A computed fold for a 268-nucleotide RNA from Actinobacteria bacterium SCGC AG-212-D09, annotated as Bacterial large signal recognition particle RNA. Lineage of the source: Bacteria > Bacillati > Actinomycetota. Its Rfam family is "Bacterial large signal recognition particle RNA". A reference for the family is Regalia et al. (2002), "Prediction of signal recognition particle RNA genes", Nucleic Acids Res. Rfam classes the family as a non-coding RNA gene. Rfam describes the family as follows. The signal recognition particle (SRP) is a universally conserved ribonucleoprotein involved in the co-translational targeting of proteins to membranes.

RNA sequence: CCGUGCUAGGCGGGGUGCUAGCGGUGCCCUGUACCCGCAAUCCGCUCUAGCGGGGCUGAAUCCCCUCCCGAGGGGCACAGGCCCCGGGUCAGCGCCCCGGCUCGAGGCGUUGAUGGUUCGGUCCCGUUGCGAUGGGAGCCCGUGAACCAGGUCAGAUCCGGAAGGAAGCAGCCUUAAGCGGUAACCCCCAGGCGCGACGGGAGCGCCGGAUCUGAGCCUCGAGGCAGUGGCAGCGUCCCGGGUACCGGCCACGACGGAGGGUGCACGG
Numbered sequence: 001c002c003g004u005g006c007u008a009g010g011c012g013g014g015g016u017g018c019u020a021g022c023g024g025u026g027c028c029c030u031g032u033a034c035c036c037g038c039a040a041u042c043c044g045c046u047c048u049a050g051c052g053g054g055g056c057u058g059a060a061u062c063c064c065c066u067c068c069c070g071a072g073g074g075g076c077a078c079a080g081g082c083c084c085c086g087g088g089u090c091a092g093c094g095c096c097c098c099g100g101c102u103c104g105a106g107g108c109g110u111u112g113a114u115g116g117u118u119c120g121g122u123c124c125c126g127u128u129g130c131g132a133u134g135g136g137a138g139c140c141c142g143u144g145a146a147c148c149a150g151g152u153c154a155g156a157u158c159c160g161g162a163a164g165g166a167a168g169c170a171g172c173c174u175u176a177a178g179c180g181g182u183a184a185c186c187c188c189c190a191g192g193c194g195c196g197a198c199g200g201g202a203g204c205g206c207c208g209g210a211u212c213u214g215a216g217c218c219u220c221g222a223g224g225c226a227g228u229g230g231c232a233g234c235g236u237c238c239c240g241g242g243u244a245c246c247g248g249c250c251a252c253g254a255c256g257g258a259g260g261g262u263g264c265a266c267g268g
Stems, first nucleotide, its partner, number of pairs: 001268006009057003012030005020046005034054005063261006072252001074250003078247001080246002083242006090235001092234002094231003098227001100225003103221006115212008123201009133190004138185001140181004149174004157166003
C1' cells in the first nucleotide's frame, strides 16, 4: 500500500420555551437527514444524553477536534436615530396689544384744523340753603286699670222715726302711663344722596369758553410694512424618564469554509 472480516463512531444540528437540571415531544432557523412505539393533566432520564425495539453504514466526502464565516432566535439597556412623557429655556413660526409709516374709504375744517396761553367745569375739604332719604317725637287710629283713675253706679251696706242722705263692689262708658299701628301733615336729629350758595384746595387727564396761531385733524379696514412689548400652541436648545423599531454591545449558534486527528484481527 492492497484485500477480507470487525469495532468505536455515525445515520442531522442549533435557538427558544418547559424543567431543579438534561434530553425529547411543541415553536422557530438551518436545509434533506434510517424505521417503529412513547409524550402537555407531558414523556424519559440523573450527569452529558431522549428511553425501548429493529435496521443500515463503518475508519473517512461521511466519525472526532480547533479556527473562520454567520442564517436565526435570545439577553442587556449603551439613548446615537425615530417616537412618547415630565420639567426648564429661547420669541424662530403663530397669535395678541401698542404706537409709527404707508395704501384705501368716509367725515370734519379758512363760517378756522392743529398747537400754545388763560379762565371755568369735572375731583377733594369745610360751612350753609332747598329737596330726597332714614330715624325719633307730635297729631291721628286702636288697645290699655281686681282695689290703690274719673263718671254713672243695679244689688247689697251704713246713718236717719221719716223725708232723705252717705260711701261704693260688679257692669257699662271714659281716660293715664304704656303698647301697637300710621298714607298725609308738623317738629327735631342724621348724612359714602342730588342740586344750589360761599370759602379753601388739588390738578393739568378730559370737557367747555376766550384769545393768539393759520392747515390740518378724526374715524374705519380684524388691509400692507417694519418696530416695541406680551403669550410657551408649534418649534429650538438643555435636563430627567420611557420604549427595544433602527443602530450598538453580550453570550449561543445551524448551514458552509480551512486545518488537523482516529482503530482491531487475519491474509498478500